[in-house]
RNA sequence: GUCGCCAAAGGGUAAAGCACGGGUAACCGUGUGGCACAAAGCUACCAUCCAGCGCUCGCUGGAUAGAGGGGCUGCGAAA
Numbered sequence: 001g002u003c004g005c006c007a008a009a010g011g012g013u014a015a016a017g018c019a020c021g022g023g024u025a026a027c028c029g030u031g032u033g034g035c036a037c038a039a040a041g042c043u044a045c046c047a048u049c050c051a052g053c054g055c056u057c058g059c060u061g062g063a064u065a066g067a068g069g070g071g072c073u074g075c076g077a078a079a
Base pairs, nucleotide, nucleotide: 005076012037013036017032018031019030020029021028022027035066041072042071043070045069046068047064048063049062050061051060052059053058
């Protein structure tokens, strides 16, 4: 250095629910909360969802990274 992560440490993220708010919708923000996560870090390429147009091809705009795949990066690290 690589693989491996069933050990340890310091930290990190934050599901559902609830309150308030934003959006036509998908869905999102803040607070609370603490289900989980070794990439639950980043990225809409695949994918999925919503709206409008079109009419069954599709086009445009939006949403999802905590369903899954791909790409990029990365802390610690015993046996």
A computed fold for a 79-nucleotide RNA from a Geobacteraceae bacterium, annotated as c-di-GMP-I riboswitch aptamer.
Its Rfam family is "c-di-GMP-I riboswitch aptamer". From the family's description: GEMM was predicted in a large-scale screen for bacterial structured RNA regulatory elements. Rfam links the family to the GO term cyclic-di-GMP binding.
Lineage of the source: Bacteria > Pseudomonadati > Desulfuromonadia > Geobacterales > Geobacteraceae.
It was read from a public genome assembly, where an Rfam model found it.